[in-house]
RNA sequence: GCGGGUGUAGUUCAGGGGCUAGAACGUCUGGUUGCCAACCAGAAGGUCGAGGGUUCAAAUCCCUUCGCCCGCU
Numbered sequence: 001g002c003g004g005g006u007g008u009a010g011u012u013c014a015g016g017g018g019c020u021a022g023a024a025c026g027u028c029u030g031g032u033u034g035c036c037a038a039c040c041a042g043a044a045g046g047u048c049g050a051g052g053g054u055u056c057a058a059a060u061c062c063c064u065u066c067g068c069c070c071g072c073u
Base pairs, nucleotide, nucleotide: 001072002071003070004069005068006067007066010025011024012023013022018056027043028042029041030040031039049065050064051063052062053061
């Protein structure tokens, strides 16, 4: 330099045009318990890597770009 994969909550990931962006774990609050753990209920937490485009509508499609991983030269 070329090609491919990947980027979404603190972490691991789902979601591939319209549902209000979700799950598990974690965090916080309350309940339960003599205490801790476990369990139960609830809550907080997201500019969907960045910029632009297409569309009535974009996390999702297209272009550019950045980080990480793999391959080729």